Transfer RNA from a Candidatus Nanopelagicales bacterium, 82 nucleotides, folded computationally. The sequence is in RNAcentral, with records from ENA.

């Protein structure tokens, strides 16, 4: 040096043909049960801010009315080939 497969809230992990991004699960937050907890059971549950808002799919271009997706360049992981 080449080929292939992966990077998405604190973690896990979805999102099919480009069409609400975070569904489900955990962790955590606040009520309930309980002497007391733990388990159970309700709500809430990306960041940033008081709020208005703004802001997020590995970084930075493109492509479109729209981009986790498609197309370039880089960076990192894990596999194979020399």
């Nucleotide at each position: 040096g080449c080929c292939c497969g992966g990077g998405u809230g604190g973690c896990g992990g979805a999102a099919c043909u480009g069409g609400c991004a975070g569904a489900c699960g955990c962790a955590c937050u606040c009520g309930g049960c309980u002497u007391a907890a733990a388990c159970c059971c309700g709500a809430g549950g990306g960041u940033c801010g008081a709020a208005a808002g703004a802001c997020g799919u590995g970084c930075g271009g493109g492509u479109u009315c729209a981009a986790a997706u498609c197309c370039c360049g880089c960076c990192c992981c894990g596999g194979g080939c020399a």